[in-house]
RNA sequence: UAGGGACAAUGGUCAACCCAUUGAAAGAUGGUGGGGACGCAAAGCCGUAGGAUCUAAGACGUUCUUAAACGUUAUUGAUAACCUGGUUGCCGAU
Numbered sequence: 001u002a003g004g005g006a007c008a009a010u011g012g013u014c015a016a017c018c019c020a021u022u023g024a025a026a027g028a029u030g031g032u033g034g035g036g037a038c039g040c041a042a043a044g045c046c047g048u049a050g051g052a053u054c055u056a057a058g059a060c061g062u063u064c065u066u067a068a069a070c071g072u073u074a075u076u077g078a079u080a081a082c083c084u085g086g087u088u089g090c091c092g093a094u
Base pairs, nucleotide, nucleotide: 005091012040013039017035018034019033020032021031022030044087045086046085049084050083051082052079053078054077058073059072060071061070062069063068
């Protein structure tokens, strides 16, 4: 330097769920805070790297009748604990 990951150690992180708050919404439970702890050797970071998925404010269309419903759509919403990719990194058994 590259690979690799132990009935190891120091730590880290935090799923489901609950409470509060925020958002038009987002069950691959949107975000934030607190609790909680299934798990994770990258479950650290990147959503202007490529896919994929969720939502539908706005826009368009349909039905309908005074206001709603339904459908399409991320362009400008979201997800890094969905995958690939990029990037940074602890320890010392093998």